Record summary: Predicted 3D model of a 141-nucleotide RNA (c-di-AMP riboswitch aptamer (ydaO/yuaA leader)). Its Rfam family is "c-di-AMP riboswitch aptamer (ydaO/yuaA leader)". About the family: This family represents a conserved RNA structure found upstream of the ydaO and yuaA genes in Bacillus subtilis and related genes in other bacteria. The coordinates come from a structure-prediction model, not an experiment, and the mean pLDDT is 78. The RNAcentral record of the sequence draws on Rfam.
RNA sequence: CGCGCGCACGCGCCGAAUCCCGCAAGGGAACCGGGGAACCACCAAUUGGGGUGAAUCGGGCUUCUCCGCAAGGGCUGCCCGUAGGAGACCUUCCUGCUCCGAACCCGUCAGCUAACCCGGUAGGCGGUAAGGAAGGAAAGG
Repeated sequence: CGCGCGCACGCGCCGAAUCCCGCAAGGGAACCGGGGAACCACCAAUUGGGGUGAAUCGGGCUUCUCCGCAAGGGCUGCCCGUAGGAGACCUUCCUGCUCCGAACCCGUCAGCUAACCCGGUAGGCGGUAAGGAAGGAAAGG
């Protein structure tokens, strides 16, 4: 000096997930989500329904001291697809690759929605999935 790994600080990026005051409890701003009239929309309706989120909907197999007379269903787990989403300045189009396709909440109740009311402020990353066309943005001159 180069490469790899770890830690700390700083900077930057994705995201609503930031900032300020306070010793703290807590308060405020900003941003995001939900509830909630009229008008409009929808007319039904337990197979309950709804919300955050990209995370829905199918098919095949499978576990169980589950339910059923049976057909079949439930539960568990796996596999194959799939609506949809992510891949780092933004938008649209064409070609193309990889990955994700979870989880949680309300509790029989929610269309939209002014006033009004309630709640949230996590996490992760420093990136060899890009190439082409068009329009912007930014930086620089």